Background: Small-subunit ribosomal RNA, 5' domain from an uncultured bacterium, 552 nucleotides, folded computationally.
Context: one part of a larger RNA
RNA sequence: GGAUGAACGCUAGCGGUGCGCCUAACACAUGCAAGUCGCGCGAUCGAACCGAACCAAUUACCCUUCGGGGUAAGCGGAUCGGCAACGGAGCGGCGGACUGGUGAGUAACACGUGGCUAACCUACCCUCUUGACGAGAAUAACCCUUCGAAAGGAUGGCUAAUACUCGAUGUUGUUUGAGUUCGAUGGAUCCUAAACCAAAGGCGGCUUUGCCGUCGCAAGGGGAGGGGGCUGCGCCCUAUUAGCUUGUUGGUGAGGUAACGGCUCACCAAGGCAAUGAUGGGUAGCUGGUCUGAGAAGAUGAUCAGCCUCAUUGGGACUGAAAUACGGCCCAGACUCCUACGGGAGGCAGCAGUGGGGAAUCUUUCGCAAUGGACGAAAGUCUGACGGAGCGACACCGCGUGAGGGAUGAAUGCUUUCGAGUUGUAAACCUCUUUUCUGGGGGAAGAAUAAGGUCGCAAGGAAAUGUGCGUCCGAUGACGGUACCUCAGGAAUAAGCAUCGGCUAACUUCGUGCCAGCAGCCGCGGUAACACGAAGGAUGCAAGCGUUAUCC
Numbered sequence: 001g002g003a004u005g006a007a008c009g010c011u012a013g014c015g016g017u018g019c020g021c022c023u024a025a026c027a028c029a030u031g032c033a034a035g036u037c038g039c040g041c042g043a044u045c046g047a048a049c050c051g052a053a054c055c056a057a058u059u060a061c062c063c064u065u066c067g068g069g070g071u072a073a074g075c076g077g078a079u080c081g082g083c084a085a086c087g088g089a090g091c092g093g094c095g096g097a098c099u100g101g102u103g104a105g106u107a108a109c110a111c112g113u114g115g116c117u118a119a120c121c122u123a124c125c126c127u128c129u130u131g132a133c134g135a136g137a138a139u140a141a142c143c144c145u146u147c148g149a150a151a152g153g154a155u156g157g158c159u160a161a162u163a164c165u166c167g168a169u170g171u172u173g174u175u176u177g178a179g180u181u182c183g184a185u186g187g188a189u190c191c192u193a194a195a196c197c198a199a200a201g202g203c204g205g206c207u208u209u210g211c212c213g214u215c216g217c218a219a220g221g222g223g224a225g226g227g228g229g230c231u232g233c234g235c236c237c238u239a240u241u242a243g244c245u246u247g248u249u250g251g252u253g254a255g256g257u258a259a260c261g262g263c264u265c266a267c268c269a270a271g272g273c274a275a276u277g278a279u280g281g282g283u284a285g286c287u288g289g290u291c292u293g294a295g296a297a298g299a300u301g302a303u304c305a306g307c308c309u310c311a312u313u314g315g316g317a318c319u320g321a322a323a324u325a326c327g328g329c330c331c332a333g334a335c336u337c338c339u340a341c342g343g344g345a346g347g348c349a350g351c352a353g354u355g356g357g358g359a360a361u362c363u364u365u366c367g368c369a370a371u372g373g374a375c376g377a378a379a380g381u382c383u384g385a386c387g388g389a390g391c392g393a394c395a396c397c398g399c400g401u402g403a404g405g406g407a408u409g410a411a412u413g414c415u416u417u418c419g420a421g422u423u424g425u426a427a428a429c430c431u432c433u434u435u436u437c438u439g440g441g442g443g444a445a446g447a448a449u450a451a452g453g454u455c456g457c458a459a460g461g462a463a464a465u466g467u468g469c470g471u472c473c474g475a476u477g478a479c480g481g482u483a484c485c486u487c488a489g490g491a492a493u494a495a496g497c498a499u500c501g502g503c504u505a506a507c508u509u510c511g512u513g514c515c516a517g518c519a520g521c522c523g524c525g526g527u528a529a530c531a532c533g534a535a536g537g538a539u540g541c542a543a544g545c546g547u548u549a550u551c552c
Stems, first nucleotide, its partner, number of pairs: 001552004006548005013399006019392002021357001026355003030352003035094003040091002044087001049082004054077002058073006101310001103308001111234007120227003125223007133167004142157002145154003173196005179190001181188002201215006236282003243273003248270008285307004289300004312333005335346004363389001365388003371385001372383004402432004413422003437489006446479001452473002455470004496541005501522003507536005517524002
C1' cells in the first nucleotide's frame, strides 16, 4: 500500500447492488417449513338444483244468501327420490432419499483431476416389441362390547378396490445344459432343449352382446439423466512419535451384495506396511474460487456453485428404484414437559423468533404474480425453495450539500515587529439553476400463457370424442400507486473526521512544568514544548474519517 462476513470511537443527506452468529454442533416458548389424488375404493355429512305428491300467504276470474264458495297462477314450508358442491377421517397410489440447514466428525479414494467397470444398479421421462385371460380369500373405515387419567389399545360382526392371493399363457427375460463366430475374469452374437417368473382398471365417445380414444397396468430391448465400486497422480504440522499389524497379508471353499473384494465365516500358509516416514499425536470439511503479489509464490475456503458429512448423543434395521432416512420407526443415555404415579410426549445445524455466550451479526413481515418442485386428466392444492418488502454506512458504486459574479480586501476571531498579516471571494450583496427536497397529477415492464375456443396440417380409425404440431383469441402482479415521467415552490433540507517533531502533506500563540500527559519507531515533557492540553491557522480524506484485529 492492498484486503476483510469485521468490531470500537466521533459523525451522518439520498439511491442502486450485494452482504449480515466467524463465539455455544449451547438450550429452545410460539407459528409456519410436505403434501397431493374422489378420473383407484367403500362409507359418511348433505348446501344448491331437478322431479313427485302435500300444506299454503297473495293475486286474478266466476258464483254469492255478502257469511263465504269454486277455478287458475303461486311466495313460502316440511317429506320422499335423483344428482351431488363442500368438509373431516379411512383403505390405496405417487411424493416425504428432492428442496432447505450445518461443518461436529473426517488427513480419507473424503475431495480434485485422469482412467477402468468383460464386477454393477436405475422409480419417474423418451422410444420400440408383445401382452392384459380366469378365479378367490380377507381387511380398515363403520357397528356392538370393552381396557386406560392420557397417549393409545383389545375382542366380536359387516364391506370395497389400480390393496392382497392363486391358476393360465409366455419372450428378445432369469437359471442350467449342448453347440457356432468373435473376444478372453461372470463379454457380445446366433441356434437349440428344459425349468422358472406377469398383469388392473378408471374416464370419455359411438352404429353398445361390442368397438374406438385416452390415462394407467405387465414382461422385455434401447436411450437419456442419475448413482455404486476400483484405480494412477495431487492433498497440513510433528521423529521431543520408530517400529506397527492377527481378519492382520495371501490362498481354497462357502455365505452375503445390484456388484468386485477378509465384506463375513471355516480351514490352510505366514505373511503385509515402514526413514521415499509406517504407526501414533495435533490441526482441518475438500474444490471451483477469494485476497495479496510484476511474477514465482504466500495466505485463505464467508456469500455463489460442485462434492462429502451430520441431524439431541450412541447403536440398529424396516419400507423402498434409491435411506441405514433433519421435520419416519425401534433400543439405550442425557435433558425438558405431562401424569390419576401405572405410564406417556419431545428434538429449530429449516424460516422467523427467545434466552445464553460474545467485541459482534437482522423481521415472530407479504405473496405463490414470476422461476422451480410434489401430486393431479385438468381445474387446482401445497411449497419460510423462491420472488419481494423490513432492519444495519457492513462493503462497493453513483449523486448531492449549489453555480457565476462580487474588494470597502467589511465585521468577528487569531497573530503582530503595532506598520500590518491572516481568516478571505470566504461572507454580505447581484444574477441563475432545481439534481435532491416538499406538495399536486399521471403511471409501468416484469405476463409467458393455463383451462377453454377459432382456423389449418398430420398419424391412426368405420366414425366420433380424443391425440400431436402450428396459428389467433382467451384469466392472472406479492412487490406497488413502487420505479419512472411531469407541474409548482424555494438555495431552499444536507459535513464531518483524523493529523500538523522526523519517517509524512501541513505552524503559531497560550496553559502546563519529568507533573498532567503523548507515543507505530526514533523519542517528547525538569519555565519561552512546532511532539502534552486548548485556541487560531493549515494539510489529508470525505458521508464518511480514524483506531484495533487478521492476511499478503